[in-house]
Molecule: Bacterial RNase P class A
Organism: Candidatus Aerophobota bacterium
RNA sequence: AUGAGAGAAGGGGUGACCGCGGGGGAAGAAAAAUCCCCUGAGGAAAGUCCGGGCACCCUGAAGUGACACUGGGUAACUCCCAGAGGGGGCGACCUCUGGAUAGUGCCACAGAAACAAUACCACCUGGAAGGUAGAACUUCCAGGAAAGGGUGAAAUGGUGGGGUAAGAGCCCACCAGCAGGGAAGUGAUUCCCUGGCUGGGUAAACCCUGUCGGGUGCAAGGCCAAGUAGGAGGUUUAACCUCGGGUGGGCCGCUUGAGGCCCGGGGUAACCUGGGUCCCAGAUAAAUGGUCACCGCCGGAUACCUCCGGUAACAGAACCCGGCUUACACUUCUCUCAUCUCC
Numbered sequence: 001a002u003g004a005g006a007g008a009a010g011g012g013g014u015g016a017c018c019g020c021g022g023g024g025g026a027a028g029a030a031a032a033a034u035c036c037c038c039u040g041a042g043g044a045a046a047g048u049c050c051g052g053g054c055a056c057c058c059u060g061a062a063g064u065g066a067c068a069c070u071g072g073g074u075a076a077c078u079c080c081c082a083g084a085g086g087g088g089g090c091g092a093c094c095u096c097u098g099g100a101u102a103g104u105g106c107c108a109c110a111g112a113a114a115c116a117a118u119a120c121c122a123c124c125u126g127g128a129a130g131g132u133a134g135a136a137c138u139u140c141c142a143g144g145a146a147a148g149g150g151u152g153a154a155a156u157g158g159u160g161g162g163g164u165a166a167g168a169g170c171c172c173a174c175c176a177g178c179a180g181g182g183a184a185g186u187g188a189u190u191c192c193c194u195g196g197c198u199g200g201g202u203a204a205a206c207c208c209u210g211u212c213g214g215g216u217g218c219a220a221g222g223c224c225a226a227g228u229a230g231g232a233g234g235u236u237u238a239a240c241c242u243c244g245g246g247u248g249g250g251c252c253g254c255u256u257g258a259g260g261c262c263c264g265g266g267g268u269a270a271c272c273u274g275g276g277u278c279c280c281a282g283a284u285a286a287a288u289g290g291u292c293a294c295c296g297c298c299g300g301a302u303a304c305c306u307c308c309g310g311u312a313a314c315a316g317a318a319c320c321c322g323g324c325u326u327a328c329a330c331u332u333c334u335c336u337c338a339u340c341u342c343c
Stems, first nucleotide, its partner, number of pairs: 001339010012295007020040007042314001046325002049323005054217004065212004069083005084097005098208002103206002105202003120149002123144008157175006176198001178195007221252004231243005259278008296311006
């Protein structure tokens, strides 16, 4: 320099004017209006996919559902951190994760055979017939074997050597796997030794093991309470009074919280902890906006003084938190890897 990998931050600033939601104050008997002050969207407020708080309802058990390497973090988690093993990459790094020897089921097509059995072609041995001078050779029968071909996504450990009529873990070496023993580690697991050679896949099929889980969601739920709209009762005969239940409406829930920032301590880290400090939207058809100026940023033109244009992305609170996922114009930063060049 180029190309990659991992992560972090920001998402224009200041001022003036006009306007809107919320809170407080002034004056006022009170309300409205008026005036003043403070405050007013996001990194994802989104998808509503997980986990909780909170509220109400239901409470036998079972069924059923979710999750799944190990250790830790957390209120909890399908989250996060650290590690283990398999796979990918030259590498930084990325990605996957219980059990197939408890049992049952399934494995299309092709193929002899798809899980307890099997032999289509080819190979080897023996016999019979044909053939020949004798052979070669051809056909059939019986047996051996499962190494070669062929089928398939997958064919009963792999490679090499010995061995054999031909072959085969039949024997040997290495590798993979299994069992037993020892060592290290909290553990997943790793390393070493020994042994007999050892027969697929599928659990996003049922299932087994372990852990957790009742349901519905702030339109939860609670309180106050109109109009002759309707009901009941009464007085009195035509209106009035009383009562309780709901609707419209209003209030609470509602924003101080597993909270933010700074400093210190513990921990590899996630995170925990001590002290200080701050209060940071609460609307309900739903406010959070607009205009101008300067600065910043981006693009273009330059006579190098300056001028012109743009200011944009995704989106947008609705009970509140912790995550995950998805969308995002533009800008900035940190660490790491590979190749090339120069000193």